Order: sequence, then structure tokens, then C1' cells
RNA sequence: GCGGACGUAGCUCAGUGGUAGAGCAACUGGUUGUGGUCCAGUAGGCCGUGGGUUCAAUCCCCAUCGUCCGCC
Repeated sequence: GCGGACGUAGCUCAGUGGUAGAGCAACUGGUUGUGGUCCAGUAGGCCGUGGGUUCAAUCCCCAUCGUCCGCC
């Protein structure tokens, strides 16, 4: 230099056009000898960034940034 994959909650990941979810972690309550286990609930993300298409975009297109892989 060329090509490809990935980027979504604190962490690991779903969601492939129609109101963004799960597990773990955190917090509150219950249970408990106990701050552990178990049960119930709450909060937390304008989906890496900027544009485009569309009535509507996490999703499709373009550019760009970051990480990783391959080729030279």
C1' cells in the first nucleotide's frame, strides 16, 4: 500500500428496515447468624464518528476513526 472482520449497557454478547434486549456486574427490597446463596424489582446505551437512501436506519450505501487478521 491492498483486501477482509469487528465496534451496541461497567463486562461478554444478541438484535439484519418499524418503540434497543439478555447474562454477569451495580443499586433497592425480601430471605439469611452474615455484606455469601436464593427470590422480586430498579437504574444504566440517542448503537465508534460524519453524511446519504427511506415515511421510518443498530440494520442498506459512502467517507472516516479505532482494534484484529490476511496479502504484498